Description
This is a predicted structure of a 351-nucleotide part of an RNA (small-subunit ribosomal RNA, central domain) from an uncultured bacterium. The RNAcentral record of the full RNA draws on ENA, Greengenes and SILVA.

[in-house]
Context: one part of a larger RNA
């Protein structure tokens, strides 16, 4: 449940595309389906209201009247919504011309460390910890030098810095490719917004099938600590991490803050543009106008913290969710998945 909400109080869908739906710029011309406003028809009676009559009065019984609303018919209005037409450029999109980026994909490719081999030198310890121990080490370790393997990450620059719809994205180099930003006012001429159900991506973990495997590192096994010690702390160590294909499809997936659109003081920084002006002119630096992105704030709004032209401010449109606490994001039952589970989602009973 025609309310009121949604940063923290229960509540914003993880993102994004997008079909129906809903909603939609400026002029003008028509229609007349919504609309409005007249007259009719019709909605049986009783009942209900009002008046007024009969019973002593109420109840109850008769007569009379009134309105609003629903569907229909008739002939009109033409602001406003629709429909149909013309026209327009401001809202969208294209065109030319510049700019920045860790935006994805592929495929070479570097150098530093870690690790293991080999070889030289070297000698008794090393490791590690609050302290030890296990563990390695005279079958020659640690250190130290040289050469070779092989995985993974990419110091420094690096930044409340860029880019992506979000998850994310970071040596270089080429290839292929996707989107944003300014500026010109050339072109189309509303093409826009939102989105139920669809659709595609969607960190880790995880599952298959096949690879690889240095490092770290659930399980795990031993050593400490303890009263115990299935932990913390050490020594080992396997999945996994990583590549290839396919899957799962959840997360404090967060700005806990949906999307477009207008409006509504300002101060300080920064990024990428435009334009003008100085200067000591590969550029600096003031300032215009944009586009991003933080930092104080004004009004306003908020229970308060706070928010405050990136609003949690004033207003539209569309979606999505909320409705005491638990029992429960469970059972049941569908749908999907190999599984793990995911999603969809109550009730008894209780306070």
């Nucleotide at each position: 449940u025609u309310g009121g909400g949604c940063g923290u109080a229960a509540a914003g869908g993880g993102u994004g595309c997008g079909c129906a739906g809903g909603c939609g710029g400026u002029a003008u011309g028509u229609u007349a389906a919504g609309u409005c406003a007249a007259c009719u028809g019709u909605u049986a009676a009783a009942u209900c209201u009002c008046c007024u009559a009969g019973c002593c009065u109420a109840a109850c019984u008769a007569g009379g009247a009134u309105u609003c609303a629903g569907c229909g018919g008739u002939a009109g209005a033409a602001a406003c919504u629709g429909g149909c037409g013309u026209a327009c450029u401001u809202g969208a999109g294209g065109a030319u011309g510049g700019a920045a980026g860790a935006g994805a994909g592929a495929a070479g490719u570097g150098g530093a460390a870690u690790u293991c081999u080999c070889g030289g030198a070297g000698u008794a310890g090393c490791g590690g910890u609050a302290a030890a121990a296990u563990g390695c080490g005279u079958a020659g370790a640690u250190c130290u030098c040289g050469a070779g393997a092989g995985g993974a990450a990419c110091a420094c620059c690096g930044a409340u810095g860029g880019c992506g719809a979000a998850g994310g994205c970071a040596g270089c180099u080429u290839c292929u490719u996707g989107g944003u930003c300014c500026a010109u006012u050339u072109c189309u001429g509303a093409c826009g917004c939102u989105c139920a159900u669809g659709c595609a991506c969607g960190a880790a973990a995880g599952c298959g099938u096949g690879g690889g495997g240095a490092g770290c590192a659930a399980a795990c096994a031993g050593g400490a600590u303890u009263a115990g010690a299935u932990a913390c702390c050490c020594u080992g160590g396997u999945a996994g991490u990583c590549c290839a294909c396919g899957c799962u499809g959840u997360a404090a997936a967060c700005g806990a803050u949906g999307a477009u659109c207008a409006c509504u003081a300002g101060u300080c920084g920064u990024u990428g543009a435009u334009c003008u002006u100085g200067c000591u002119u590969u550029g600096c630096a003031a300032g215009u106008u944009c586009a991003g992105u933080g930092u104080c704030g004004u009004a306003g709004c908020a229970a308060a913290c706070g928010c405050g032209u990136u609003a949690a401010g004033u207003g539209a449109u569309c979606c999505g969710c909320c409705u005491g606490g638990g029992g429960a994001g469970u059972a049941c039952g569908g749908u999907c998945g190999c599984a793990a589970g995911a999603u969809u989602a109550a009730a008894a009973c209780u306070c």